SAM riboswitch aptamer (S box leader) from a marine eukaryotic metagenome, 120 nucleotides, folded computationally. The RNAcentral record of the sequence draws on MGnify. The coordinates come from a structure-prediction model, not an experiment, and the mean pLDDT is 82.

RNA sequence: UCUUAUUUCGAGUGGCUGAGGGACUGGCCCUUGGACGCCCGGCAACCGACUCCUAAUUUUUUUAGUGAAAUAUAGGAAAACGGUGCCAAUUCCAGCGGAUAGAACAUCCGGAAAAUGAGG
Numbered sequence: 001u002c003u004u005a006u007u008u009c010g011a012g013u014g015g016c017u018g019a020g021g022g023a024c025u026g027g028c029c030c031u032u033g034g035a036c037g038c039c040c041g042g043c044a045a046c047c048g049a050c051u052c053c054u055a056a057u058u059u060u061u062u063u064a065g066u067g068a069a070a071u072a073u074a075g076g077a078a079a080a081c082g083g084u085g086c087c088a089a090u091u092c093c094a095g096c097g098g099a100u101a102g103a104a105c106a107u108c109c110g111g112a113a114a115a116u117g118a119g120g
Stems, first nucleotide, its partner, number of pairs: 001120007012040001014039003020030003024095004041087003046083003051077005056071005091113001096110005
């Protein structure tokens, strides 16, 4: 940098440190009653591994999908070993376009941008 999936759930009254932080811009917030960061702890379940169920496929078997086995297949459940990730606010809100007759406000839809995983 490209492709793809997800992004309104969830997660500490802990320790160290000490001034910034929420990507960008505009808002609006968090923060010395301690931000960001690090450690511990936790949450989640994207990838690998593992367990179970259902289906499919293959092989084998049977009078018979009748029984059995396997699986770089599909779906579901459980768990949390390894690789990541995450733990204020919907990705905090908007930023481009559209719908709700028009304006304002608001709501909704799509996109862009961003974050993370997996693959190239």